[in-house]
Transfer RNA from Carboxylicivirga litoralis, 74 nucleotides, folded computationally.
RNA sequence: GGUCUUGUAGCUUAAUUGGAUAGAGCACCUGGUUACGGCCCAGGAGGUUAGGGGUUCGAGUCCCUUCAAGAUCA
Numbered sequence: 001g002g003u004c005u006u007g008u009a010g011c012u013u014a015a016u017u018g019g020a021u022a023g024a025g026c027a028c029c030u031g032g033u034u035a036c037g038g039c040c041c042a043g044g045a046g047g048u049u050a051g052g053g054g055u056u057c058g059a060g061u062c063c064c065u066u067c068a069a070g071a072u073c074a
Stems, first nucleotide, its partner, number of pairs: 001073007010026004019057001028044005050066005
């Protein structure tokens, strides 16, 4: 340098053929419980779906481009 794959919350991830207000677990915060802590229970916060553009009534999903990571060929 060519080709291909992947990118969603702090981490791991779900999202069906394009049609919910993008969900869940761990972690975090608050309360309960406890002598205290853990476990457990109840609740809460946390997302520019890597960036930009396009198609569409509608995009995490399709198309283009950039960036990052990985695989492969030379």

It matches the Rfam family "tRNA". Model confidence (mean pLDDT): 80 of 100.